[in-house]
RNA sequence: GGCGCGUUCGUCUAGUGGUCUAGGACGGGGCGUUCUCAACGCCCAAAUCAUCGGUUCGAAUCCGAUACGCGCCA
Numbered sequence: 001g002g003c004g005c006g007u008u009c010g011u012c013u014a015g016u017g018g019u020c021u022a023g024g025a026c027g028g029g030g031c032g033u034u035c036u037c038a039a040c041g042c043c044c045a046a047a048u049c050a051u052c053g054g055u056u057c058g059a060a061u062c063c064g065a066u067a068c069g070c071g072c073c074a
Stems, first nucleotide, its partner, number of pairs: 001073007010026004018057001028044005050066005
């Protein structure tokens, strides 16, 4: 340098065009229960989906460029 794959809450992950105000688990906060802790139950906060642009009535989802990571080739 070329090609391919990937990037979603703090972490791991689901979602492949509308039913999504982006769901779940762990973690965090509050309350209940307990003499206390753990466990358990209920509730709450947290991702505008790597960035920018395009297609579309509508994009996390399709397309392009860029950035970063991994792999293969040179």